[in-house]
């Protein structure tokens, strides 16, 4: 001198930091960080030498000061740089073809290519089937009646010409028949009963029944250049679509890039360049708690090491 221990108070510390306030620096408020970071009062102290005033406590040489790195976090008001967002200007590309690169992808469970069918569409022209419409044109003949004429001596009435309407066998014609049921207050036959004419005989009208006819109704069968279909046949045409059969036998050949060529070039989308305005976003720059490290600095008594 060191180093340990112990006690002491002078050096030191008992918190720093952004914002706001404020000329401007402290308190103060809020908000970051972080400590063994104090208690009381007032609402004030100060002037780049401002980094609070009074007062009282506590640590106890810990510290502390400067310089350079790190560095949470904060500012983003103003400055720089990028970036996005937006505008302008310009170039280019977007679409077709060709031909280079390129290689996905598929390929002897068959690439490409080519030949022939099926499905799909379109137009024609059959069938089946359902449904819609439809029911021919005369002629002989018998029968009833009406009108108009006429002859019977006569009441009912009988005859004869000529026309009109109706009922109906039969024939041919046509594609154009046929069942069943109904069916006329007015149409057609034939009329009981009852009633008209009449000496009677015999006869007239005629109701209803009863036959039929117009019609209707429901079928069935024929016809129809009327129409429909989740039916089907054939003929023909198209065809970037599916799918199925046969040859040949080894490649195929996308995006995207380049180039040439045309097309478009008003606008619109992309992509490059170049410049700018507003705003955003990140970074810097600035601020900084804390950390590491470097330099200066590190007090006094006692005792022990001895």
């Nucleotide at each position: 001198a060191g180093c340990c221990g112990g006690a002491c108070u002078a050096g030191g510390u008992u918190g720093g930091g952004a914002a706001g306030c404020u000329a401007g620096g402290c308190a103060c408020u809020u908000c970051c960080u972080g400590u063994u970071a104090c208690c009381c009062g007032a609402a004030g102290c100060c002037u780049a030498u401002a980094u609070g005033c009074g007062g009282g406590a506590a640590c106890g040489a810990c510290a502390g000061u400067u310089c350079a790195g790190a560095g949470a976090g904060g500012c983003c008001a103003a400055c720089c740089u990028g970036g996005c967002c937006u505008c302008u200007g310009u170039u280019a590309a977007g679409c077709c073809c060709u031909g280079a690169g390129g290689a996905a992808u598929c390929u002897a469970u068959g690439a490409g290519a080519u030949c022939u069918g099926g499905g799909c569409c379109c137009a024609g022209u059959g069938g089946a089937u359902c449904g819609g419409a439809g029911g021919c044109u005369u002629g002989c003949g018998a029968g009833a009646g009406g009108c108009a004429u006429u002859u019977c001596a006569a009441a009912g009435g009988a005859g004869a010409u000529g026309u009109c309407u109706u009922u109906u066998u039969c024939a041919a014609c046509u594609a154009a028949c046929u069942c069943a049921c109904u069916a006329a207050a007015u149409c057609c036959g034939c009329c009981a009963g009852g009633u008209c004419c009449g000496g009677a005989a015999g006869g007239g009208a005629g109701c209803a029944a009863c036959g039929g006819u117009a019609g209707g109704u429901g079928g069935g069968a024929c016809u129809u250049u009327c129409g429909g279909u989740g039916c089907u046949g054939c003929u023909g045409g198209a065809u970037a679509c599916c799918g199925g059969g046969g040859u040949c036998g080894a490649g195929u050949g996308a995006a995207c890039u380049c180039a040439g060529g045309g097309a478009a070039c008003a606008a619109c989308u992309u992509a490059g360049c170049a410049g700018g305005a507003c705003g955003u976003c990140a970074g810097g720059c600035c601020c900084g708690a804390u950390c590491c490290g470097a330099a200066c600095g590190u007090g006094u008594c006692c005792g022990g090491u001895a």
The RNA shown here (Archaeal signal recognition particle RNA) has 306 nucleotides and comes from a Thermoplasmata archaeon. The model forms 96% of the base pairs in the Rfam consensus. The prediction has a mean pLDDT of 77. Lineage of the source: Archaea > Methanobacteriati > Thermoplasmatota > Thermoplasmata. The sequence was found by an Rfam model in a public genome assembly. Its Rfam family is "Archaeal signal recognition particle RNA". Gene Ontology terms of the family: signal recognition particle, plasma membrane targeting and SRP-dependent cotranslational protein targeting to membrane, signal sequence recognition. The literature on the family includes a 2002 paper in Curr Opin Struct Biol by Wild et al., "Towards the structure of the mammalian signal recognition particle". The family is grouped with related families in Rfam's "SRP clan".